RNAcentral holds the sequence, with entries from ENA and SILVA. This is a predicted structure of a 1413-nucleotide RNA (small-subunit ribosomal RNA) from an uncultured bacterium. Rfam family: Bacterial small subunit ribosomal RNA. Its mean pLDDT, the model's own confidence on a scale to 100, is 84.
RNA sequence: AAUGAACGCUGGCGGCAGGCCUAACACAUGCAAGUCGAACGGGUCCUUCGGGACUAGUGGCGGACGGGUGAGUAACGCGUGGGAACAUACCCAAAGGUACGGAAUAGCCUCGGGAAACUGAGAGUAAUACCGUAUGUGCCCUUCGGGGGAAAGAUUUAUCGCCUUUGGAUUGGCCCGCGUUGGAUUAGCUAGAUGGUGAGGUAACGGCUCACCAUGGCUACGAUAGGUAGGGGGCCUGAGAGGGUGGUCCCCCACACUGGUACUGAGACACGGACCAGACUCCUACGGGAGGCAGCAGUGAGGAAUAUUGGUCAAUGGGCGCAAGCCUGAACCAGCCAUGCCGCGUGCAGGAAGAAUGCCCUAUGGGUUGUAAACUGCUUUUAUUUGGGAAUAAACCUCUUUACGUGUAGAGAGCUGAAGGUACCAAAUGAAUAAGCACCGGCUAACUCCGUGCCAGCAGCCGCGGUAAUACGGAGGGUGCAAGCGUUAUCCGGAAUCAUUGGGUUUAAAGGGUCCGCAGGCGGAUUUAUAAGUCAGUGGUGAAAUCCUAUCGCUUAACGAUAGAACUGCCAUUGAUACUGUAAGUCUUGAAUUCGGUCGGAGUGGGCGGAAUGUGUAGUGUAGCGGUGAAAUGCAUAGAUAUUACACAGAACACCGAUAGCGAAGGCAGCUCACUAGACCUGAAUUGACGCUCAGGGACGAAAGCGUGGGGAUCAAACAGGAUUAGAUACCCUGGUAGUCCACGCUGUAAACGAUGAUUACUCGUUUUCGGCGAUAUACAGUCGGAGACUAAGCGAAAGUGAUAAGUAAUCCACCUGGGGAGUACGAUCGCAAGGUUGAAACUCAAAGGAAUUGACGGGGGCCCGCACAAGCGGUGGAGCAUGUGGUUUAAUUCGAUGAUACGCGAGGAACCUUACCAGGGCUUAAAUGCAAGUUGAAUGAUGUGGAAACAUGUCAGUCUUCGGACAAUUUGCAAGGUGCUGCAUGGCUGUCGUCAGCUCGUGCCGUGAGGUGUUGGGUUAAGUCCCGCAACGAGCGCAACCCCCAUCUUUAGUUGCUAGCAGGUAAUGCUGAGGACUCUAAAGAAACUGCCUACGCAAGUAGUGAGGAAGGCGGGGACGACGUCAAGUCAUCACGGCCCUUACGUCCUGGGCCACACACGUGCUACAAUGGUUGGUACAGAGGGCAGCUACCGGGUGACCGGAUGCGAAUCUCUAAAGCCAAUCUCAGUUCGGAUUGGAGUCUGCAACUCGACUCUAUGAAGCUGGAAUCGCUAGUAAUCGCGCAUCAGCCAUGGCGCGGUGAAUACGUUCCCGGGCCUUGUACACACCGCCCGUCAAACAAUGGAAGCUGGGGGUGCCUGAAGUCGGUAACCGCAAGGAGCUGCCUAGGGUAAAACUAGUAACUGGUGUU
Repeated sequence: AAUGAACGCUGGCGGCAGGCCUAACACAUGCAAGUCGAACGGGUCCUUCGGGACUAGUGGCGGACGGGUGAGUAACGCGUGGGAACAUACCCAAAGGUACGGAAUAGCCUCGGGAAACUGAGAGUAAUACCGUAUGUGCCCUUCGGGGGAAAGAUUUAUCGCCUUUGGAUUGGCCCGCGUUGGAUUAGCUAGAUGGUGAGGUAACGGCUCACCAUGGCUACGAUAGGUAGGGGGCCUGAGAGGGUGGUCCCCCACACUGGUACUGAGACACGGACCAGACUCCUACGGGAGGCAGCAGUGAGGAAUAUUGGUCAAUGGGCGCAAGCCUGAACCAGCCAUGCCGCGUGCAGGAAGAAUGCCCUAUGGGUUGUAAACUGCUUUUAUUUGGGAAUAAACCUCUUUACGUGUAGAGAGCUGAAGGUACCAAAUGAAUAAGCACCGGCUAACUCCGUGCCAGCAGCCGCGGUAAUACGGAGGGUGCAAGCGUUAUCCGGAAUCAUUGGGUUUAAAGGGUCCGCAGGCGGAUUUAUAAGUCAGUGGUGAAAUCCUAUCGCUUAACGAUAGAACUGCCAUUGAUACUGUAAGUCUUGAAUUCGGUCGGAGUGGGCGGAAUGUGUAGUGUAGCGGUGAAAUGCAUAGAUAUUACACAGAACACCGAUAGCGAAGGCAGCUCACUAGACCUGAAUUGACGCUCAGGGACGAAAGCGUGGGGAUCAAACAGGAUUAGAUACCCUGGUAGUCCACGCUGUAAACGAUGAUUACUCGUUUUCGGCGAUAUACAGUCGGAGACUAAGCGAAAGUGAUAAGUAAUCCACCUGGGGAGUACGAUCGCAAGGUUGAAACUCAAAGGAAUUGACGGGGGCCCGCACAAGCGGUGGAGCAUGUGGUUUAAUUCGAUGAUACGCGAGGAACCUUACCAGGGCUUAAAUGCAAGUUGAAUGAUGUGGAAACAUGUCAGUCUUCGGACAAUUUGCAAGGUGCUGCAUGGCUGUCGUCAGCUCGUGCCGUGAGGUGUUGGGUUAAGUCCCGCAACGAGCGCAACCCCCAUCUUUAGUUGCUAGCAGGUAAUGCUGAGGACUCUAAAGAAACUGCCUACGCAAGUAGUGAGGAAGGCGGGGACGACGUCAAGUCAUCACGGCCCUUACGUCCUGGGCCACACACGUGCUACAAUGGUUGGUACAGAGGGCAGCUACCGGGUGACCGGAUGCGAAUCUCUAAAGCCAAUCUCAGUUCGGAUUGGAGUCUGCAACUCGACUCUAUGAAGCUGGAAUCGCUAGUAAUCGCGCAUCAGCCAUGGCGCGGUGAAUACGUUCCCGGGCCUUGUACACACCGCCCGUCAAACAAUGGAAGCUGGGGGUGCCUGAAGUCGGUAACCGCAAGGAGCUGCCUAGGGUAAAACUAGUAACUGGUGUU
């Protein structure tokens, strides 16, 4: 795009079409084929007696047309084009004839039978019914002598008939060429079969039938059997070629309940005829009968589904008739149905306050619905009412009339309309009577809100839906089409996705394992002939309708009419001859042959050889051998292994040896002989296209395997043992049988690969190699034939290929058409078997696949780095305690953080508060703030009462003012509040990879593209740091540097710091004057850059116990964290979208909880002791803090601390060391170690230390004697060890965190390994990226399917038996004068019965695999 459609929602009108696609299922009822009295006798009725009307029967013509259906049919059925051996009623033309007789029979009448249908007997009768004779132009047969053979009358004026013959027209029968469905898992079929002779039969040819003879005929160009199917004109689609289809209309065929048969007839083997058989239905008095809607209506059934038991013969057509006319479910009309096509309408114009409702938003407002509505004006198609009103009709016929001749021809008038009072026309009223359906994620025109929350649902494909859905449902809005719109079904297109036009086969599906070769296809140069193919002209045909073009008719269109064109085809004929073919010649370049030379693991058979291995015998010799990652099994004192000699056996041939050679492929390797084959080269000669390819066919064909017979050394499936392992039916080891070897036979497959069929021609170059020639030659160049590498153009999706093509062309063969199912099943065939060849379907998925790219990954590779390992030091894991977490418990134990990257984390400080949790008690504009209005003078302080407090309720005191008000409280209103949820809606901040060296961009270049290059490479670095090279050149974010601290020096400055020299003073002290030298303080500078030297290097740079320097190769630290990753963490810091609560999930208060405790883990502290503990004495920091504070000093207390007192808002005062050092003591023990736990007594903070603070004194004195597997930190002022300070803070559970200084090591061979990371490269079936992907069994459910004992059908064939009706043949008895008939009988046959097979379908216990989940 289309449809004979159906379904859902909806529906105003008209025109034109169409309407059982299923059950060729069964049918009630009515109608669909009759007519003629001018063929005949009779009968009935009427009569004006002239006659007329009707008709059962005989007879004639017609019932073979028209109408229906598509079951059958793969066929001369149909289409197209030809043909000869035929028939043809009615019609036309022509010739001739139409004479004389006869015998019956229906009807009618009489008598019977039967329920009926129907039927018997008798008597008698007519014809255009039947028969005989005659004639017979023409006709038929003929042996050319002859023979055969017709008729009908009616009425009578003339016509209509009848018979014979010829011709025509029409129609039909028959034959032939070509075309006409799919499968080879159907390969052979055929006995009247093929042909001949003769006969019969037919309208006619013919095996159509029969007798005899011959053995043919069809088939790979698809016979036969089976499936499916009416064919064509046409119709749908398509640019066409094609593909699909055959409804309506036209042509042909076939059929008429199923099967068979003939009769009549011009024509039938007959839809509304006959006979027989069968199934079914109906009637019956049970004896018998009747019937055939696939005619028109209609009914039932089936089905998703398809109409009225209508009108008329008015027209067209048909039958009969002289005619009037009769009949006609043909036909013409009407009815039903949006089934389709076409046309019309449901109004038109104006109208902005852009009304109201609805819907949306960023919501005082805006947008949209929307000129839409309202409102104003206009129109009246259509619907309604009223009135008028066709064409289709002209014939026949009747009447009149003209021409000649009572008839024919012409003219005129009259008669006839189902549709239908319809089409059409006019008038009236009034916007009046008339819009839906689907869709709105992309494809694909059209977007928002709400609801829902992987639910409900949608879906043509991709896919939507898990709390912000343009995809579900609703709404608003929009888009498309419109009396329709969607859905479903089917077909074509898009699909170049079966490719003739117009595809492919290295890797995506696809080259046969290889060669030979019949058929077939294709084929070198040249000449002549021919004209089959080919091309051109002409003639015939190609029905009409349809399509196309033009014109015309219905108001238009659909629709129709007329004309043209077309129908691309077939046949005939005439011509052309380039090409192909055919025939006949010629040629040598394709192909082949001969002579000569060369080459090779080419093949077959025989002979010979040495090394190795194994075994046997003997000798020497002694304890192990062998084997592995390590072992064991095994062998060995009965003497192994090792070694020596001899002997035997079988198999394979080191070195040469190759990137090499030969062969069709498989394949081929010691040496040699024989036989066989091949290739190449040189020159000459010969044949003369002999060629190429090849379905089917044949031969060869690795390894394994099979059969028979040998052989058996090695190796070695199976098997055994030993190991390994969670297991180990494996990998490893020790043994070991088939086999491996030979001969003969089979199998016939391989990643049989170059994943690349064979042949021929042509097309830039470089280089290696093998065999020839040139040529006497080992250089070198040339040439022919092989084997390789690289490459231009071209080709290719790319990888790649590239004269050995995957380039450009030609010929032939093979093969492919999404993945799985499956190379499976069934069938066939081959095989001894194993199995091979051929080779599906159901079902299922939306992919499977190729090449390349970027990542990621690898128990891949290379290079490199890091306290990553190693080398060291000290810890953790064991104990007690502290703290965090899990778990458990609880009214609550608030919440978050959970591998590294949670767990002394948020928390830099939970007794109340904090606090978010729990219990109980209160408040509801609320705890805070603002605004507005009203009221009040409060607020606050003191003091009562109730209460746990909040709170409730009293008493007293209690504002300012310029009088406008300010301020405060209270009431009301508007704005609240939420540590409630979502970190997977977010911002911000943070962790981690990682202070790792990376991450990118612009332009250019390369690639179809993803993308690459740059950024890779060679060096170098801590570093993508730098250098060199380079189709790259530059740039950005990172690195480094710039910033801060520390280490040296200089300058400036010199108090609260310092004190060398001078002076003063003290018991002593920078205490004082003074000083700036020093230290220090804190500001500015200097200094370090591989700058210098040596070595190496092109350079960058590296090395050096170098020099110099306070510092040397980044001097040591800090801050600083690229693009990104982990939907990492945080809605409980804060902010914020959405959702949720609102006398509560808000807020206030009291008490409790966050501190619980069988247990598990993390992080720490203290220890286990002598490098130590205890006691006494003694020395040295840095950085910080301090007024509700730090506090000197004095006093009290054993002490925590208390009471006084002074200095300091601090370089001034104050808080300040410990380890260390010097002595003493302890003497290896659960201790003078260790300090948990617990009793008692206190101190301090605070409203308050019970749950639940810290500290002090005294008493008590637990575990613990250095810690399993495992694991952490650290490379120098580091680890270890020692103390000090600060934040938070009333106090403190701080052993935590952040800082500070004191003392102060050991070790690093090195990069194999573990972990993490960087760069390059490689493989990949991974890309939520190896925590990936993914295979098979088993278990379960479902689905389709194969096998299967058996069971049940179906169509067809065969044998035998039986055999109706009927044609044909035979026939003495009966009938008839006869012709003939009845009867009987022979052949054939539908049908029936029976038997054995084959094919095909369904089903089935059980069973096999497959697919999906």